[in-house]
Small-subunit ribosomal RNA from a Verrucomicrobiales bacterium, 1537 nucleotides, folded computationally. The RNAcentral record of the sequence draws on ENA and SILVA. Rfam family: Bacterial small subunit ribosomal RNA. Lineage of the source: Bacteria > Pseudomonadati > Verrucomicrobiota > Verrucomicrobiia > Verrucomicrobiales.
């Protein structure tokens, strides 16, 4: 200098494949919104679809007769006296012009149908012709007949035409002459021409003119340019589901024809040609230069502008010409269109404009020939929609503008707000400027130089003419009064789109509520949406912005640069071998590839550079570089190639012994199964989880003997052998094929691979024929099951065996192609050879082949692979390219048939996948716990009643809790209150709070009264407070009124806080460092013991730590000490009582219970055994009150189940406001066909009843508990002493114990339920309380299916306290003490949990995931009896025009005739493609559809693949195969020592 960026999106979550999507940059666009200026570009991409109207190609009178006019003029006519006027003729000039000639119309301008082709591109050739033009040489002589037009005549509507007379020419045709020219070997033959205008002096001529000159035209040649034809090598689409193609095809001779080669035509002869390097066919396309991207390689594309090709309505044709097979020409046919007098013409915008019409879509029926340029002319000139130039479209590209500076009370509006502020924002107002564009005014180019006309001066020439160079001077401008200059005036007229979830820069409110929507991916949105709509605010491009389409990028996603195949897609089933591709070592020739130099050529524009021009830029312009698989020619020779001579390391042969289920055949062989015959025997057998079909008294099973018959070959058997795979196993012989070893003789590169091709090719299937024991699809019975077309049982046929022949598939797998050759090792095992050593041989070393395990280095995403590569390397082949659709349709090829091979596409999703992590889970594994289960005690499912709940009722039976973990839960109390619910009745700043503003002393409050069910609502005697101030007054309260709020047990536990519940008192949860891994993550936390414990020891790439266990706490057991009332009474003393024993009671006193308090004590601490010679711990044991966490409670790790609470309180949103608030009365939560949960009480004798009589602890008591005593059968009531409590009451514990009755019965059981009579509380027991008394005396005799609790002071059993509370529905909860057990063999099995491991298609995590039938709907595709097109071949018919040929006529020539070819067109049959089609077939998609349950786990019958039959399905069976199967045994082998 120049240069390559990548996200998003499959999982919980990882690393890889791997596709989808985007971010860039372009566009001849369109589309939506928007919209000042001006430059320079660009603007019908569709329908080569149709066209009004105008213009696009003419010119030339200096070729040529004519005509028209117009000026001078000339003799006439006629009018008129005349001037004159006027007609015809003629003469000269000048204009114009139809025909005749000539040149131009073959360029220039359009379009992209057609074309895969010598079209084009590049480079070569050459057999060939080139008007006009340069430049050379020669010539230009003398006649001739005609025809147009014009004039008559005819025919037609018209286009136009017939015929007759005259005419000219640079128009035509002879003679002449031949530089040349063609043919020819020569001789010799043939072969031309035009005049026209200008000027002129001498000469000559009546004149015309001859005659000179000048330029032009004409005619022959030759050169040269120019543009053309023709031919060749070489390049560039896509398809093999097109594989074979072809008859003038291929070549040859001989002719024709052509401007020339040439089957280019044609006769004859020959059989050739082309093709896997893709012929032939099919589909699409004009090709370059170029544009677009792209680092580049490449990829797309072919607009503008350039170079070539093709076409001009569709097909087909010759004609003229130098050129055409002609866009604005001719002929024919066709299709459409127009005119018409119906006879018959006429047209051809893919020219410029401009219309219709289709389309998203693409402009003015514009000026001008001034410029450039073309065509004619001798020129002026014409002509020109070529061209210059304007108009129109923001379609592009590029300027430039819409102001600038200053300005903070940081105005207003608007948004947001946590209410305090903040955003828009210097933004904006104001204040100062400026004056670009745009408007006005005024001035006002360039592009212009030629030509012409005039003067001068030269050349030409006899000449001053004429012509023709230079000079000067005048003349010429579409655009255009434009650009550009100047000047006025005013900030005056000039900004939008699009985004804002991530990618992607940019974020906040309302609304809306899976609604509308929105989206490029990925996803957004079910009430807090940065994602839909609107707002504000930002962000980002801007006269554009954004949205569609398309290309190429990113995409290394086809991989030359620069990909891959063990499991993600992807190695052919195997091998032989044919093109092909590669190829050992040495020499030597060639120079084809390679390398390299020159030298041609690669048009211009374009891209780079460098300079320059428009005020810049865009655009231009100028010069430079650059561009190739080009050619040609010289030079190099490593390599490759090729020939040519040699080698022996690769191949290949040779010899010698060995090993082998290698292959084909033919023989025999014993065991078993089954069956037949006989025997012996008696009643079952056989089969299963159980069982039944089934077989047997007609004698089975068993057993003994004989026999038949088929199949298959136990043990040997070994990750041991052979084979190319598939595969191969009894023995024997016979034929065979490979492969190692070892000797190192022998050929001399004979190789390696290997599309196509050939063979072989389990098993199942198919043909014939055979054969058939046993097993066995289908089938048939049995069972199992909701069901069972299975899984298991009895049977039981194809087949399974053989011969001969199909068939050609398999998870045909090492999921690994062949070959060669390098690359650290260990260690098994099969052959074969050698050492050593023995007689000889094993063992041992050492090599080669061939199998196996681990494992270096290196390689994989990772499992893994690792000398038998998945390592490094070379060569060759097959094969992939995102799921599905599908290995399916359609062709095609094989096949009897099933099918097999090859092989898509419409739709259709965003993913499909590999591997590995954590987890979960498992009708997978080990261990280990637990009242989990077993062993036990006792219940509950039955009865009645209480009690929650569901339903169900209802005006309302408020909410709310629902498996465990709701359901005697919340509620430790619902007759009013509570209370949230209904109904009626009221209030409306409120039943409460805080502020502000006004008002208020007869205020505030308020007996009493009216009215009401109460609440309220009317009235009202009476009648105030504090502060400050001498006083007036002011000023709080209070009440009144207005706002601001109040109040919601309204709604969201899926917006929260906080609390709890459960998994579990389970032992676990995690982290820092380091270390392993690409990474998720692992490791530590796994192991080995061992424990109630991740508890502790040992070990170990971990070392350490935290939360959790355990301890520290409380209570209970043993001790001391210390306290001593109200507790205590042993010992003393004292009084009463009593004959004693003793009892009671005081004083002392505190020893002893005891009350609370404070120490102590238990820690495997000691023996002993165990256990790895260790710990840790376990097991006995002593001692002690207590022994191994002593018993019991308190204590709940990370987190889980959106787990339960907006009704406890708190809280964000939302909703209500005279009502979802607020206050009252009644009623309701207590409703009752029913179904559950907990629970009382029982069913009775180990019990009930009566009677007597002992033993408590924890608690409470002042709106309390309450004794003695009285009343009442009792509940209770009187009455109240003592007690604010170790004093006093509550209180008399019951079970137990002792006596007695009952004597198994619905009872002296059980108490429902009902009467009736009472008491109690309380305003008030009707719905709707409690208790007693007497009566009634229901169901219930121990409870099905299931099921709950308990391991020691528990369980069971007895009562007694409190708490909520006026009472009470307490049988409920929460505590207390009393009696007081039984059992644990053990861990298979249910259950819930740990820890390790294994699968896994789960991850919302087994309530998972997930298959196919069927039922609907929607898409698209397949097939179908046919039906309609397109395009094509083939044979036939018909034949236009017309070229060429022949014939007839002619002087010829044309007309006629005719034949060959021939385009439409027609008849007839095929191929290829499209389109539709009743029906059908699968397919994909769709919401919570229906069967059932195949796969994922050992998916409950391991699954898969190939193949056959079977069946609603999915699938199930048979054979054969595989492991890509859990799990458990055993074998083998490694590793370590």
């Nucleotide at each position: 200098a120049c240069g390559g960026a990548g996200a998003g999106u499959u999982u919980g979550a990882u690393u890889c494949u791997g596709g989808c999507u985007c971010a860039g940059a372009a566009c001849g666009a369109a589309c939506g919104c928007u919209g000042g200026c001006g430059g320079c570009g660009u603007g019908g991409a569709u329908a080569a679809g149709a066209c009004a109207u105008g213009c696009a190609a003419g010119u030339c009178g200096a070729a040529c007769g004519g005509g028209a006019u117009c000026a001078u003029u000339g003799a006439g006519g006629u009018a008129g006296c005349a001037a004159u006027a006027u007609c015809g003729c003629g003469a000269u000039g000048g204009u114009c012009u139809a025909g005749u000639g000539g040149c131009g119309a073959a360029c220039g301008g359009g379009u992209g149908c057609g074309u895969a082709a010598c079209a084009c591109g590049u480079g070569g050739a050459u057999a060939c012709a080139u008007u006009c033009c340069g430049g050379a040489a020669a010539g230009c002589g003398g006649g001739g007949g005609a025809u147009a037009g014009c004039c008559c005549a005819g025919g037609g509507a018209a286009a136009c035409u017939u015929g007759g007379a005259u005419u000219a020419a640079u128009a035509c045709c002879g003679c002449a002459u031949g530089u040349g020219g063609u043919c020819g070997a020569a001789a010799g033959a043939c072969u031309a021409a035009a005049g026209a205008c200008g000027g002129g002096g001498a000469c000559c001529g009546c004149a015309a003119g001859g005659c000179c000159u000048g330029g032009c035209a004409c005619u022959u040649c030759g050169c040269g340019a120019u543009a053309a034809g023709c031919c060749c090598g070489c390049g560039g689409c896509c398809u093999a589901u097109c594989a074979g193609c072809u008859a003038g095809u291929u070549g040859g001779u001989g002719g024709g024809g052509u401007a020339a080669c040439g089957g280019c035509c044609c006769a004859c002869c020959a059989a050739g040609g082309c093709g896997a390097a893709g012929a032939c066919g099919g589909g699409u396309a004009g090709c370059u230069g170029g544009u677009c991207u792209g680092a580049g390689a490449g990829g797309a594309c072919g607009a503008c502008c350039a170079g070539c090709c093709a076409c001009a309505c569709u097909g087909g044709a010759a004609c003229u010409g130098a050129g055409a097979c002609a866009c604005g020409g001719u002929c024919c046919a066709g299709a459409c269109a127009c005119c018409u007098a119906c006879g018959g013409g006429u047209g051809g915008c893919a020219g410029c404009a401009g219309u219709c019409g289709a389309g998203a879509a693409u402009u003015u029926u514009u000026c001008a020939c001034a410029a450039u340029g073309g065509g004619c002319g001798a020129a002026a000139g014409c002509c020109u929609g070529a061209u210059g130039g304007a108009g129109c479209g923001a379609c592009g590209c590029c300027g430039c503008g819409u102001g600038g500076g200053g300005g903070a009370u940081g105005a207003a509006u608007g948004g947001c707000u946590u209410c305090g502020g903040c955003c828009c924002g210097u933004a904006a107002a104001c204040c100062c400027c400026u004056g670009u564009c745009a408007u006005c005014u005024g001035c006002g180019a360039g592009c212009a130089a030629u030509g012409c006309u005039g003067c001068g001066c030269g050349c030409u020439g006899a000449a001053c003419a004429c012509g023709u160079g230079c000079g000067c001077a005048g003349u010429u401008g579409a655009u255009a009064g434009u650009a550009g200059c100047a000047g006025a005036a005013g900030a005056g007229g000039a900004a939008g789109g699009a985004a804002c979830g991530g990618c992607u820069a940019a974020c906040u409110c309302u609304g809306u509520g899976c609604c509308a929507g929105c989206a490029g991916c990925c996803g957004c949105g079910g009430u807090a949406a940065u994602a839909c709509a609107g707002a504000g605010g930002u962000u980002c491009c801007a006269a554009g912005c954004g949205u569609u389409g398309u290309u190429c990028g990113g995409a290394u996603u086809c991989a030359c640069u620069g990909g891959g195949c063990g499991u993600a897609a992807a190695g052919g089933g195997u091998g032989c071998g044919u093109a092909g591709g590669c190829g050992g070592u040495c020499g030597g020739g060639u120079a084809a590839g390679u390398c390299u130099g020159a030298u041609g050529u690669g048009a211009a524009a374009g891209c780079u550079c460098c300079g320059g021009g428009c005020c810049c830029a865009a655009c231009c312009c100028g010069g430079a570089a650059a561009u190739g698989u080009c050619a040609u020619c010289g030079g190099a020779u490593a390599c490759u190639a090729u020939c040519c001579g040699g080698c022996u390391a690769g191949a290949g042969g040779g010899u010698u012994g060995g090993a082998g289920g290698g292959g084909g055949g033919a023989c025999u062989g014993g065991a078993a199964u089954u069956c037949u015959c006989g025997g012996u025997g008696u009643a079952g057998c056989a089969g299963u989880g159980a069982a039944a079909u089934g077989c047997g008294u007609a004698g089975a099973u068993a057993u003994c003997g004989a026999g038949a018959g088929g199949a298959a070959c136990a043990c040997c058997c070994g990750u041991g052998g052979c084979g190319a795979a598939g595969g191969c196993a009894a023995g024997u012989c016979c034929c065979u094929g490979g492969a190692a070893a070892a000797c190192u003789c022998c050929u001399g590169a004979c190789g390696c691979u290997g599309a196509g091709g050939c063979a072989c090719g389990a098993a199942a299937g198919c043909u014939a024929g055979g054969g058939g024991a046993g097993c066995a699809a289908a089938c048939a019975g049995g069972a199992u099951u909701a069901g069972a077309u299975a899984c298991c049982c009895u049977g039981g046929u194809a087949g399974u065996c053989c011969u001969a022949g199909c068939c050609c598939u398999a998870a045909a797998c090492g999921g690994u192609g062949c070959a060669c050759g390098u690359u650290u090792g260990c260690u098994g095992u099969g052959g074969g050879c050698g050492g050593a050593u023995u007689c000889g041989a094993c063992c041992c070393c050492g090599u080669c082949c061939g199998u196996g395990g681990c494992g270096u280095a290196g390689c994989u995403a990772a499992c893994g692979c690792g000398a038998u590569a998945a390592a490094c390397g070379u060569g060759c082949c097959g094969c992939c390219u995102g799921g599905g659709a599908a290995g399916u349709a359609c062709g095609g090829c094989c096949g009897c048939a099933a099918g097999g091979u090859u092989a898509a596409a419409a739709c259709u999703c965003a993913a499909a996948g590999a591997a590995a992590u954590u987890g979960a889970c498992g009708g997978g594994g080990g261990c280990c716990u637990g009242c989990a289960c077993a062993a036990g005690c006792g219940g509950u499912g039955g009865a009645g009643u209480a009690u929650g709940u569901g339903g169900c009722u209802u005006a309302a039976u408020u909410c709310g809790a629902u498996g465990c973990a709701a359901c005697g839960c919340g509620a430790a109390g619902a007759a009013c209150c509570u209370u949230a619910c209904c109904u009626g009745g009221c209030c409306u700043u409120g039943a409460c709070a805080u502020g502000u503003g006004g008002g208020u002393g007869g205020u505030a409050g308020a007996a009493g009264g009216g009215u009401g069910a109460a609440a309220g609502c009317c009235u009202a005697a009476c009648g105030a407070u504090c502060c400050c101030g001498c006083a007036a007054g002011g000023g709080a309260a209070g009440c009144c009124u207005a706002c601001a709020c109040a109040g919601g047990u309204g709604c969201u536990g899926c917006a929260u806080g906080g609390c709890u519940g459960u998994c579990g008192u389970c032992a676990g949860c995690u982290c820092g460092u380091g270390u392993c891994g690409u990474g998720a993550g692992a490791u530590g936390u796994u192991g080995g013991g061992u424990u109630a414990a991740g508890u502790c020891c040992c070990g170990c790439a971990a070392c350490g730590a935290g939360c959790g266990c355990a301890a520290c706490c409380c209570u209970c057991g043993c001790g001391u000490c210390c306290u001593g009332u109200u507790g205590c009474c042993a010992c003393u003393u004292c009084c009463g009582c009593g004959c004693a024993a003793g009892c009671g009671g005081a004083a002392a006193g505190c020893a002893c219970u005891c009350u609370g308090g404070a120490c102590g004590g238990a820690c495997u601490g000691c023996c002993u055994c165990g256990c790895u010679c260790a710990a840790a711990c376990g097991g006995g044991g002593a001692g002690g009150a207590a022994g191994g966490u002593g018993g019991g409670g308190a204590u709940g790790a990370c987190g889980u189940c959106a787990a339960g609470u907006c009704a406890g309180u708190a809280u964000g949103g939302c909703c209500c406001u005279u009502a979802u608030g607020g206050c009252c009365a009644g009623g309701g939560c207590u409703g009752c066909a029913c179904a559950c949960g907990u629970a009382c009480u029982a069913c009775a004798a180990u019990g009930c009843c009566c009677g007597g009589u002992a033993c408590a602890a924890u608690g409470g008591g002042a709106c309390g508990c309450a004794a003695g005593a009285c009343c009442g059968u009792a509940a209770g009531g009187u009455g109240g002493a003592g007690c604010c409590a170790a004093u006093c009451c509550c209180u008399g514990a019951a079970a137990a114990c002792c006596g007695g009755g009952c004597c198994c019965a619905g009872u002296u059981c059980a108490g429902a339920u009902u009467g009736u009579c009472g008491g109690c509380u309380g305003c008030a027991a009707c719905u709707c309380g409690c208790c007693g008394g007497c009566a009634u005396g229901a169901a219930g005799c121990u409870g099905g299916a299931a099921u709950c609790g308990c391991u020691a002071g528990u369980a069971a059993u007895g009562g007694c306290g409190c708490a909520u509370c006026a009472g009470c529905u307490a049988c409920g909860g929460c505590g207390c003490c009393g009696u007081g057990a039984a059992u644990a063999c053990g861990u298979u099995c249910c259950c819930a949990g740990g820890c390790c491991u294994u699968g896994u298609a789960c991850a919302c995590a087994c309530c998972g995931c997930c298959c196919g039938u069927c039922a609907c709907a929607u898409c698209a595709u397949g097939a179908a009896a046919g039906c309609c097109g397109g395009c094509u071949g083939u044979a036939c018919c018909c034949g236009a025009a017309g070229u060429c040929g022949c014939c007839c006529c002619u002087c010829a020539a044309a007309a006629g005739g005719u034949g060959c070819c021939g385009a439409a067109g027609g008849u007839a049959u095929g191929g290829c493609u499209g389109g539709u089609g009743a029906u059908u077939g699968g397919g994909a998609u769709g919401a919570a559809g229906u069967c059932g349950u195949a796969a994922c786990a050992a998916g409950g019958u391991a699954g898969c693949c190939g193949u056959a039959g079977g069946g609603g399905a999915a699938c199930c069976u048979g054979c054969g195969g595989c492991u890509g199967g859990a799990u458990c045994a055993c074998c083998u082998c490694c590793u370590u020592u």